Predicted 3D model of a 71-nucleotide RNA (transfer RNA) from a Bacteroidota bacterium.
It matches the Rfam family "tRNA". Rfam classes the family as a transfer RNA.
The RNAcentral record of the sequence draws on ENA.
RNA sequence: CGCCCCAUGGUCCAACGGUAGGACACCAGUCUGAUAUGCUGGGGGUCUGGGUUCAAUUCUCAGUGGGGCGA
Numbered sequence: 001c002g003c004c005c006c007a008u009g010g011u012c013c014a015a016c017g018g019u020a021g022g023a024c025a026c027c028a029g030u031c032u033g034a035u036a037u038g039c040u041g042g043g044g045g046u047c048u049g050g051g052u053u054c055a056a057u058u059c060u061c062a063g064u065g066g067g068g069c070g071a
């Protein structure tokens, strides 16, 4: 320098262009003599900026960060 892949709560992962969901973690309640487990509920997220579209996590362009290959 060129090409490819990835970026979603604290962590790890989903999401035919149409309400962003799960597990663990956290908080509250329940249970217990008290923890833990179990059960119920709750808060918390789309890397940044443009474009297309009635509507973008999704398509597209650029950037940023990470990874891989080549030179």
Stems, first nucleotide, its partner, number of pairs: 001070007010024004018054001026042005047063005